[in-house]
Molecule: transfer RNA
Organism: Planctomycetota bacterium
RNA sequence: GCGCGGUUAGCUCAAUCGGCCAGAGCGCCUGCCUUACAAGCAGGAGGCUUCGGGUUCGAGUCCCGGACCGCGCACCA
Numbered sequence: 001g002c003g004c005g006g007u008u009a010g011c012u013c014a015a016u017c018g019g020c021c022a023g024a025g026c027g028c029c030u031g032c033c034u035u036a037c038a039a040g041c042a043g044g045a046g047g048c049u050u051c052g053g054g055u056u057c058g059a060g061u062c063c064c065g066g067a068c069c070g071c072g073c074a075c076c077a
Stems, first nucleotide, its partner, number of pairs: 001073007010026004019057001028044005050066005
């Protein structure tokens, strides 16, 4: 340099054919329980879905470009 895959909550991941308010587990916070801690139970907070643009009535999802990560190939005087 070329090709392919990926980027969604603090972490790991979902989200059917483009359509209801973007969810789950873990973690975090509060309360209950306990002498106390853990476990357990109940509730809660937390998101510019990597960035910019386009298509569409409507985009996490489709199209174009950029950034970053991974893999393969090529180059390597």